[in-house]
RNA sequence: AACUUGAAGAGUUUGAUCCUGGCUCAGAACGAACGCUGGCGGCGUGGCUAAGACAUGCAAGUCGCACGCACUAUGCUUAACCGUAUGGUGAGUGGCGAAAGGGUGAGGAAUAGAUAGGUAACGUACCCUGUGCACCGGAAUAGCGUCGUAAGUAGCAAUACUUACUACCGAAAGGGGCGGUAAUACCGGAUAAUGUUAUUGAUCGCAUGAUUGAUAACCAAUGGAUUUAUCGGCACAGGAGCGGCCUUUCUCCUAUCAGCUAGUUGGUGAGGUAAUGGCUCACCAAGGCUUUGACGGGUACCGGGAUUGAGAGAUCGACCCGGCACAUCGGAACUGAGACACUGUCCGGACCUCCACGGAGGGCUGCAGUAACGAAUAUUGGGCAAUGGGCGCAAGCCUGACCCAGCGACGCCGCGUGAAGGAUGAAGUCCUUCGGGAUGUAAACUUCUUUUAGGGUGCUGAAAGUCCGCAAGGAUUGAUCUAACCCAGAAAAAGUCACGGCUAACUCUGUGCCAGCAGCCGCGGUAAUACAGAGGUGGCAAGCGUUGUUCGGAAUCACUGGGCUUAAAGCGUGUGUAGGCAGAUCAGUAAGUGUCUUGUGAAAUCCCUCGUCUCAACCGAGGAACUGCUGGGCAAACUACUAAUCUUGAGGUAGGCAGGGGUGCUUGGAACUCUUGGUGGAGCGGUGAAAUGCGUAGAUAUCAAGAGGAACGCCUGUGGCGAAAGCGGAGCACUGGGCCUAUUCUGACGCUGAGACACGAAAGCGUGGGGAGUGAACGGGAUUAGAUACCCCGGUAAUCCACGCUGUAAACGAUGCAUACUUGGUGUUGGGAACUCUGACGUUCUCAAGACCGAAACAAAAGCGUUAAGUAUGCCGCCUGGGGAGUACGGUCGCAAGGCUAAAACUCAAAGGAAUUGACGGGGGCUCACACAAGCGGUGGAGCAUGUGGUUCAAUUCGAAGCAACGCGCAGAACCUUACCUGGGUUUGACAUGCUUGGAUGGCUUUCUGGAAACAGAGUAGUCUGCCCGCAAGGGUGAAACAAGCACAGGUGCUGCAUGGCUGUCGUCAGCUCGUGUCGUGAGAUGUCGGGUUAAGUCCCAUAACGAGCGAAACCCCUGCUGUUAGUUACUCACUCCGCAAGGAGAGGACUCUAGCAGGACUGCCGGUGUUAAACCGGAGGAAGGCGGGGAUGACGUCAAGUCCUCAUGGCCUUUAUGCCUGGGGCUUCACACGUGCUACAAUGGCCGUUACAAAGCGACGCAAGACCGCAAGGUGGAGCAAAUCGCAAAAAAACGGCCCCAGUUCAGAUUGCAGGCUGGCAACUCGCCUGCAUGAAGGUGGAAUCGCUAGUAAUCGCGUAUCAGCGAUGACGCGGUGAAUGUGUUCCUGAGCCUUGUACACACCGCCCGUCAAGUGAUGGGAGUCGGGAGUACCCGAAGUCGGAUUGUUAACCCGCAAGGGAGACGUCUGCCGACGGUAAGCUCGAUGACUGGCACAAAGUCGUAACAAGGUAGCCGUAGGGGAACCUGCGGCUGGAUCACCUCCUUU
Repeated sequence: AACUUGAAGAGUUUGAUCCUGGCUCAGAACGAACGCUGGCGGCGUGGCUAAGACAUGCAAGUCGCACGCACUAUGCUUAACCGUAUGGUGAGUGGCGAAAGGGUGAGGAAUAGAUAGGUAACGUACCCUGUGCACCGGAAUAGCGUCGUAAGUAGCAAUACUUACUACCGAAAGGGGCGGUAAUACCGGAUAAUGUUAUUGAUCGCAUGAUUGAUAACCAAUGGAUUUAUCGGCACAGGAGCGGCCUUUCUCCUAUCAGCUAGUUGGUGAGGUAAUGGCUCACCAAGGCUUUGACGGGUACCGGGAUUGAGAGAUCGACCCGGCACAUCGGAACUGAGACACUGUCCGGACCUCCACGGAGGGCUGCAGUAACGAAUAUUGGGCAAUGGGCGCAAGCCUGACCCAGCGACGCCGCGUGAAGGAUGAAGUCCUUCGGGAUGUAAACUUCUUUUAGGGUGCUGAAAGUCCGCAAGGAUUGAUCUAACCCAGAAAAAGUCACGGCUAACUCUGUGCCAGCAGCCGCGGUAAUACAGAGGUGGCAAGCGUUGUUCGGAAUCACUGGGCUUAAAGCGUGUGUAGGCAGAUCAGUAAGUGUCUUGUGAAAUCCCUCGUCUCAACCGAGGAACUGCUGGGCAAACUACUAAUCUUGAGGUAGGCAGGGGUGCUUGGAACUCUUGGUGGAGCGGUGAAAUGCGUAGAUAUCAAGAGGAACGCCUGUGGCGAAAGCGGAGCACUGGGCCUAUUCUGACGCUGAGACACGAAAGCGUGGGGAGUGAACGGGAUUAGAUACCCCGGUAAUCCACGCUGUAAACGAUGCAUACUUGGUGUUGGGAACUCUGACGUUCUCAAGACCGAAACAAAAGCGUUAAGUAUGCCGCCUGGGGAGUACGGUCGCAAGGCUAAAACUCAAAGGAAUUGACGGGGGCUCACACAAGCGGUGGAGCAUGUGGUUCAAUUCGAAGCAACGCGCAGAACCUUACCUGGGUUUGACAUGCUUGGAUGGCUUUCUGGAAACAGAGUAGUCUGCCCGCAAGGGUGAAACAAGCACAGGUGCUGCAUGGCUGUCGUCAGCUCGUGUCGUGAGAUGUCGGGUUAAGUCCCAUAACGAGCGAAACCCCUGCUGUUAGUUACUCACUCCGCAAGGAGAGGACUCUAGCAGGACUGCCGGUGUUAAACCGGAGGAAGGCGGGGAUGACGUCAAGUCCUCAUGGCCUUUAUGCCUGGGGCUUCACACGUGCUACAAUGGCCGUUACAAAGCGACGCAAGACCGCAAGGUGGAGCAAAUCGCAAAAAAACGGCCCCAGUUCAGAUUGCAGGCUGGCAACUCGCCUGCAUGAAGGUGGAAUCGCUAGUAAUCGCGUAUCAGCGAUGACGCGGUGAAUGUGUUCCUGAGCCUUGUACACACCGCCCGUCAAGUGAUGGGAGUCGGGAGUACCCGAAGUCGGAUUGUUAACCCGCAAGGGAGACGUCUGCCGACGGUAAGCUCGAUGACUGGCACAAAGUCGUAACAAGGUAGCCGUAGGGGAACCUGCGGCUGGAUCACCUCCUUU
């Protein structure tokens, strides 16, 4: 100088929204592992699992300047290895070291660690400083040496064997006897204080004591080593460093561990220790610890620090540093300054090794290494050169500490894999709309560069020291790593993950709920940006992904920084202990607090600055920091404490007041049941309807009398009281609390309240009473598919009382208690005061209680709002995703039922709250519709037609399926159609376009053969052949056509759930929306609601809405009236002609009519009603009156509605066939079922005869008249007509006349036979229509059920047309004729619209959803037991060893003694206490397993019911009790988190 700079969210619950709430993701980190890949270097780092087992090597030695000896080298010497000098080697005595260094984290929750202190309660080898001392003797011992004999037998002998004696045995490890030896080894004596002990004095201190004197006693050593420089020895004192012990504070989870403790707590004395102390012992006392968590259980080495985080925190404790603990498991001591000792000793256990079977040996949690374990972790490397350690005077030796190297991308950091230019945008690949685009300046190519790796040359540094030397100076030390320069050449060097959203990055192909993906949401069922591959793109990069773990995000345990009415969450209520908190004033103290300061907070780490390896990582230096603890000074506001005072909190006193407050006793009337008696005489009762039941033995009903038990009507009220539960006839006694008033007293006495204690509905339990009514269980009757229910008849426990227990409820305001503050309004209850005042009453103010509406605020919203869910304070309780589960186990309470406390495994990605829009309701209100009702006619019964299902078949092609498929596609299936079947044939094709080759082939007309045809084959003659140049001859070109080949054609093959288009349906219903504004956090709402009105969201009024759009209406067409214009083919009044007649003709423009243009109808007028409105009702006029009638016209949308077989079309499939052609067959089957129709069943009819009146159409591939033939169908023939001209064409019902006479008929016409006709059919067998004659079936008005229709309608009658050769048409679409009945209502059924309400539905009630049972899977509880672990208790055994006792054994030093010997001591032996391992016994606790068993969770479409959500069809739920296959049902009490209707009260507005 610099340094305290830091905070992001997203996905997922819903149709959508807001909230609550969990799950998941994006970030960072790692001692990591796995997959794919891999160029170089630096610095770090690497057995997390089996503190399981270990082969092999090394990891602690050193000193000859402590000592003797043996061997040996060299020199000298000698007869001789006899001696001597200088060295070396070896083991030993002796000294120091071996307690350090190194490893690991098993144990340990305090004997540990951290921190701050204490030691007046202590030790200390080596090192440093100071003072002093070092005299005289002695005895051993290791090393070293040495250790059998005799007899017998065999044998030549060596020797072997046996026996005996015994001063030697063994495989080994090792042990023994004898002899003799040295020391800085051992022992004795002397000397000595400042040492130690005892006695005693002085001074001082914080108690034990400290310092300093005096006296007495006691205690030492190697006279050593050596090269004479030094090094060592002893005593005392001091220092430094290192230790021992004690204390404060802090240090994990668990109460499903609540009481623990006999050396336990203390004292006295003794022992023991370096030292305090129950550390140990004897005696005495009875203490000690604990909800501020003792004791027990589980887990864990602790700290500096590390990771993360904005921080506070959370998690962790690898590497490095400090501490502790351990060394195969357990115990013990010895030695020593220091150990109860990692590579020492002893004992016991387990295991391993050797063995001659008698015995021995071992301990890698040192460095390497091995097998094992495991997802997983390195070399049996080099060196003591440096740093450090041990020994030594030193040289030096030792050192797996350490320094280095090796292996591993395990981590961090750095570098490289080239740079510049280079477009015809090459090739390849991928995509493509086929045009092109992408990869992509990327490559190739040109010009450069050479880091790193490779090869070569080669300097310096890490070196300081050590030795020699008087000095100068000289000599010597590198395991390992390294600079720089030169050479060659772009040469040797890129992967991995992702690409649906979160989350940067998209296409193709394959696959087809398969294979697979997935962190969450979720992808995949034929067009997958989600799987797999490819191309492309994005991210990171020598790495990239995945997995695991931690923190973060998570305010998701909330100190910073959350909540509890309804989301999880207020104990059922009170009294009160500990604790927490606490009114006003004054004084003091200084514990907390603030400020300044002292010591400490090791170093490393983190941060800042600087330096340095080229940079960085790494490393170095300085600073800051270490937020903590400790000592001291100052301050005194606040908290605390002490002392004093006050009255407002609290309490007392006095006077009043209200009350279903409590307990006990007494008592009353109504009702009910029973008993007795009277009257009476057949039913009563009960229900949706019934039945069971009661009743002629007299019920019900009624009167009188009596008995009994329970409950207290009216008053009665969102009124009162109580802490809550709860409390209701009246009187009396006892008793708790509250409110008001007072110039009254005390003086903070207060608030809350863990534990604790008390009270605590209903049900239930025990004992004893009581028992009218009601009524679980139970019995019976109904209902029902069943009905263990709902309904009915009975009925036990219970309900009642007394005493005792239980202790729970939706015990709710789902809202803990207390205090204070914060606009208001209106009722009610209990007091007080004032005013007006005679009173009742009224008004105003005030205190308390209890309600409603509402300001602000709050809230996710609903809502709450002075009675807070507002603003604050204090204290308590509770919550932390759903399920499992308020369950299991344990504990505790209870007589039991059960209560309280209270988990986990497993499983899901949600569960939930409030509000919104829809949809739905066996919710409500309003309204509409041939929806019902009122009517008319049908269908369903018959026969037939037609369509469908089913059946059959080679095929009976396909589609349509509730309404909205079924006389539908089909407005024409004999062939064709035709898509189906069978057979035959064909392959560039029946049809389109293009290319190549051929070459003038070829086409049309025509003949023949085979054949069922298609087709195949053969032949004849005629005719035709483009364009350009050219008069022509001719030339050129090569079109059309043909043949072959190639592209391709073709497909009524699949997917209508890939689509367009078209269509149906709700529905001609009145709805569906938008802009702007406003309201709401938002989804959304408003507008569009409300009051009227309409066919209508039609219009009016009102209105936070104002406007607008698509729909409705209108505009369009037809029809109804009139006018006008026009007048042929239509018409014919008047005039004329012809005629028997007929608009037949001239003519006319009047009429009808035709078809153009206009008019007309608008609630315009009148009256009434209504809001002075919209509109409605009635009337007038009018052809028509309130939309005049009919049609076309179909909003936003719904149904994955229908159609790939009308057409179009994506994708898939097929290509000598799923294409094309063709003969025949089939679509026409037939036990049956259904739909739609026709004809009938007859007299309002049938038949015969006669006579009228339409409209709309059609006609040249045609309609066809008159005429003739035929009974007829029809035929012959062909006038007229491209049509207001001609034709089809007769209209029919009707009318008039006649017959029939109620029958299976003169009804009806099926069926069948015969004979015919028609087809512009090739052909009527399968399989057409028509005619005549004959035949003459069912059928006598149709069950349940069901359809159409409101006026020119229904009903009934005929006519026409399309398709078409013909026709199966009774169908479809049109036309006219005749022509009704009923209703003026909305209770019900169906459907629809609007408003409102509930909802657990949103695929939207054909919704959702509950439980048993059965099968499967998973985890878990109980369980006769079985097995194992852990910690203890009691007793038995008792190794080693310390301590104590004994000692007849052994014994050099010292003492006594001349000696022998004795003594002391030591060793050995015996023994006592303690004592590890082991054993026995009874328990405790944890875990594993277990026949069987309980519930739970999950899952594909299983079974039974239907409990819940709507009034869920019996409102639901809570507690309790009983019952039942199951959901559940029932009783009692409670709640609203119940719909609907009515009433009451209150509020708001007027």
A computed fold for a 1550-nucleotide RNA from a Planctomycetaceae bacterium, annotated as small-subunit ribosomal RNA.
The coordinates come from a structure-prediction model, not an experiment, and the mean pLDDT is 82.
The organism belongs to Planctomycetaceae, within Bacteria.